[in-house]
RNA sequence: GCGGGUAUCGUAUAACGGCUAAUAUAUCUGCCUUCCAAGCAGAGGAUGAAGGUUCGAUUCCUUCUACCCGCA
Numbered sequence: 001g002c003g004g005g006u007a008u009c010g011u012a013u014a015a016c017g018g019c020u021a022a023u024a025u026a027u028c029u030g031c032c033u034u035c036c037a038a039g040c041a042g043a044g045g046a047u048g049a050a051g052g053u054u055c056g057a058u059u060c061c062u063u064c065u066a067c068c069c070g071c072a
Stems, first nucleotide, its partner, number of pairs: 001071007010025004018055001027043005048064005
């Protein structure tokens, strides 16, 4: 330099183009307990960036960024 793949809460994974983007875990609050742990209930937290298509984009298209793989 060329080709391919991946990018979603702190972490790990979901999400036919259409519910308020879901679940587990972690964090915080409350309940329980003499206290802690465990358990129960609740809260907050995310679509890599910029454009395009569409009534509507995490999803489709383009470019860029980061990482991974292969070729040279």
The RNA shown here (transfer RNA) has 72 nucleotides and comes from a Candidatus Saccharimonadota bacterium. Rfam family: tRNA. The family's RNA type in Rfam is transfer RNA. The organism belongs to Candidatus Saccharimonadota, within Bacteria. The sequence was found in a public genome assembly. The coordinates come from a structure-prediction model, not an experiment, and the mean pLDDT is 81.